[in-house]
This record gives sequence, C1' cells and structure tokens, in this order.
RNA sequence: UGGGGCUAUAGCUCAAUUGGUAGAGCAUCUGCUUUGCAAGCAGGAGGUCAGCGGUUCGAUUCCGCUUAGCUCCAU
Repeated sequence: UGGGGCUAUAGCUCAAUUGGUAGAGCAUCUGCUUUGCAAGCAGGAGGUCAGCGGUUCGAUUCCGCUUAGCUCCAU
C1' cells in the first nucleotide's frame, strides 16, 4: 500500500430485535431510612442505535459507500 473478516447501541461495560418509534448493570439525580455518611429501598432523567445515501408505507435492523478500532492474508 492492496484485499478479506469482525466490531461501532445511555457517561462506562454490554444486551435485544431475523423491518413496526430500544433495555440491563454500574454511574448520576430525587425521596425514604440514619445524628451524619455509607449501605439498603422506591422513583426519575439520560440514546439523530458511528456518518452519508438507497430500498420500503415504515430502517437500529436489509443493501452500497465512508470513518474509527481489532484481526488475518499478500507485497
């Protein structure tokens, strides 16, 4: 440098769906409990599902390209 494969989802670590507006744990916020803190319990908030196009009534999911990371092959 060229080619192949895998991965990209919440602040972090990761699920899910074989097309119908996405969840868990930790973290964070509020309340209860405590003299106070921690722990525990209850509740809340947080996501253009890497980006751009295409297909479709409808795309996180299918197709193409691009970007980033990991890996393999060739030179």
This is a predicted structure of a 75-nucleotide RNA (transfer RNA) from Candidatus Arsenophonus lipoptenae. The source organism's lineage runs through Bacteria, Gammaproteobacteria, Enterobacterales, Morganellaceae and Arsenophonus. Its Rfam family is "tRNA". Its family is annotated with triplet codon-amino acid adaptor activity in the Gene Ontology.